The RNA shown here (transfer RNA) has 75 nucleotides and comes from a Bacillota bacterium. The organism belongs to Bacillota, within Bacteria. Rfam family: tRNA. The family's RNA type in Rfam is transfer RNA. The coordinates come from a structure-prediction model, not an experiment, and the mean pLDDT is 82. RNAcentral holds the sequence, with entries from ENA.
RNA sequence: GCCGAUGUGGCUCAGGGGUAGAGCGGCGCACUCGUAAUGCGCAGGUCCUGGGUUCGAAUCCCAGCAUCGGCUCCA
Numbered sequence: 001g002c003c004g005a006u007g008u009g010g011c012u013c014a015g016g017g018g019u020a021g022a023g024c025g026g027c028g029c030a031c032u033c034g035u036a037a038u039g040c041g042c043a044g045g046u047c048c049u050g051g052g053u054u055c056g057a058a059u060c061c062c063a064g065c066a067u068c069g070g071c072u073c074c075a
Stems, first nucleotide, its partner, number of pairs: 001071007010024004018055001026042005048064005
């Protein structure tokens, strides 16, 4: 330098045009002599950034950034 993959709550990941979800974690309550486990509930993300398309974008297109992987380095 070229190619590809990934980027979504604190963490690991779903969701692939129609008002953002799960598990774990956190908080509260119940249960217990108490703790753990279990059950119920609550909070927390405008989806990496900027544009474009669309009535409508996390989702499609373009550019950039970050991480990971592969290839290459002739003069």